Annotation: This is a predicted structure of a 96-nucleotide RNA (TPP riboswitch aptamer (THI element)) from Sulfurisoma sp.
RNA sequence: GGCCCACGUUAGGGGUGCCGUCACAGGACGGCUGAGAUCACACCCUUGGAACCUGAUCCGGGCUAUGCCGGCGUAGGGAAGCGCAAAGGCCCGGCC
Repeated sequence: GGCCCACGUUAGGGGUGCCGUCACAGGACGGCUGAGAUCACACCCUUGGAACCUGAUCCGGGCUAUGCCGGCGUAGGGAAGCGCAAAGGCCCGGCC
């Protein structure tokens, strides 16, 4: 000196299942997992991108059941700009 992380700001992307009871047109309540189950201006993620989608009416395990867990996955897609003193990490250069 640069970059990253963190932070701030302004934007953007994403998901919202499964089971039970009541009702049974719409729906309501409770339970399970999770950051979040269309209550949310909430939660998560924004290229150092597993937030999320495709594959998938997939495969194995487990469960009352479900992407609940693992595989798939070094797969294919997928949304960013600016500011930033110090501290954290990395790189380059100079001096001793």